[in-house]
Transfer RNA from a Candidatus Bathyarchaeota archaeon, 83 nucleotides, folded computationally. RNAcentral holds the sequence, with entries from ENA. Taxonomically the source falls in Candidatus Bathyarchaeota (Archaea, Thermoproteati). Its Rfam family is "tRNA". From the family's description: Transfer RNA (tRNA) molecules are approximately 80 nucleotides in length.
RNA sequence: GCCGGGGUGGCAGAGUGGUAAUGCGCUGGCCUCGAGAGCCAGUGGGCCUUUGGCUCGCAGGGGUUCAAAUCCCCUUCCCGGCG
Numbered sequence: 001g002c003c004g005g006g007g008u009g010g011c012a013g014a015g016u017g018g019u020a021a022u023g024c025g026c027u028g029g030c031c032u033c034g035a036g037a038g039c040c041a042g043u044g045g046g047c048c049u050u051u052g053g054c055u056c057g058c059a060g061g062g063g064u065u066c067a068a069a070u071c072c073c074c075u076u077c078c079c080g081g082c083g
Base pairs, nucleotide, nucleotide: 001082002081003080004079005078006077007076010024011023012022018066025043026042027041028040029039030038044056045055046054047053048052059075060074061073062072063071
C1' cells in the first nucleotide's frame, strides 16, 4: 500500500431499514437474626409545565430515505490476511 472483519450503556453482547434485546454490575425494595444467597422493580444524556412529556443518542463527519445502529461516501481506531 491492497483485501476482509469489527467499534452499540459501567462491562460483555444481540439487533443488518420502522420503540437499542439479554446477562453481569449498580440502585431501591422484599425476605432474613443478619446476609454476599433468593425474589421484585429500576438503571444512556439533556430539557420541561415532572404519576408524565419532549428531544438527542450505536467510533467521528456527510449523504440516501417518510424513516438509518442497519444502506452509500470520507475520516479514525482495533483484529486478520496479501504484498